Predicted 3D model of a 104-nucleotide RNA (Glycine riboswitch aptamer). The model forms 84% of the base pairs in the Rfam consensus. Its mean pLDDT, the model's own confidence on a scale to 100, is 76.
RNA sequence: CUUCCGAUGUCAGGAGAGAGCCUCUUCAACAGAGGCCGCCGAAGGCGCAGUGCGGGCUGAUUGCAGCCGGUUGAACGCUCAGGCAAAAGGACUGGCAGCCGCCA
Numbered sequence: 001c002u003u004c005c006g007a008u009g010u011c012a013g014g015a016g017a018g019a020g021c022c023u024c025u026u027c028a029a030c031a032g033a034g035g036c037c038g039c040c041g042a043a044g045g046c047g048c049a050g051u052g053c054g055g056g057c058u059g060a061u062u063g064c065a066g067c068c069g070g071u072u073g074a075a076c077g078c079u080c081a082g083g084c085a086a087a088a089g090g091a092c093u094g095g096c097a098g099c100c101g102c103c104a
Base pairs, nucleotide, nucleotide: 008097009096010095011094012093013092018037020036021035022034023033024032038084039083040082044080045078046077047076052071053070055068056067057066058065059064
């Protein structure tokens, strides 16, 4: 100096599940508070597994094999949190940008 990946920002797309019942509040409620059930998984969180990486021990025909931990850890599971008309949020995908700070 250039390229790629990426934290991050921005735009677009983006699923699931009761506008549940009772009480209070309210002009009313789809909002708020409390109680009672029924559900969802794709903010976050937690758990296990596969895979990859790496370590130790033993055996060995030096091609290797077996055993035991560690790490990586999912869109799988849990349903703590969150959510169950719209809005908001939303894993993830794509486009655009893209990294130290200060001074001149």